[in-house]
Molecule: transfer RNA
Organism: uncultured Erysipelotrichaceae bacterium
């Protein structure tokens, strides 16, 4: 230089062949338990789906450009 895989809450991953408000798990807050703790239980907040453009009535999903990490091959 060419191909390929990856990019979704702090974290580590779901998300069906494009369909309704993107969800789990753990951590973070508050409560309930307890003499305090840990554990367990409710309940809450957190997201520009790397970015940027196009198709589409609708994009995490598709197209193309690019960014950044991986494999491979020259």
């Nucleotide at each position: 230089g060419c191909g390929c895989c990856u990019a979704u809450a702090g974290c580590u991953c779901a998300a069906c062949u494009g369909g309704a408000u993107a969800g789990a798990g753990u951590g973070g807050c508050a409560g309930a338990c307890u003499a305090c703790g840990a554990a367990u239980c409710u309940g809450u907040a957190g997201g520009u789906u790397g970015c940027a453009u196009g198709u589409u009535c609708g994009a995490c999903u598709c197209a193309u450009g690019u960014u950044a990490g991986g494999c491979g091959c020259g």